[in-house]
This is a predicted structure of a 68-nucleotide RNA (transfer RNA) from a marine eukaryotic metagenome.
RNAcentral holds the sequence, with entries from MGnify.
RNA sequence: GAAAGUAGCUCAGCUGGUAGAGCAUCACGUUGCCAACGUGAGGGUCGACGGUUCGAAUCCGUUCUUUC
Numbered sequence: 001g002a003a004a005g006u007a008g009c010u011c012a013g014c015u016g017g018u019a020g021a022g023c024a025u026c027a028c029g030u031u032g033c034c035a036a037c038g039u040g041a042g043g044g045u046c047g048a049c050g051g052u053u054c055g056a057a058u059c060c061g062u063u064c065u066u067u068c
Base pairs, nucleotide, nucleotide: 001068002067003066004065005064008023009022010021011020017054025041026040027039028038029037047063048062049061050060051059
């Protein structure tokens, strides 16, 4: 100097307008049981602080961590 930080994990979220997917976890269904499959549910102060705005994961500033 550049890039990244969003659910337990891997990651989306394009131009500011109700935070999502897959895997995992839990419940239920199918089965004699397990697995597999199907349906559903829980789980997040979007690294931290501040600013702009009617409204910020998104824009601006500072800062912390990681990678090159």

The coordinates come from a structure-prediction model, not an experiment, and the mean pLDDT is 81.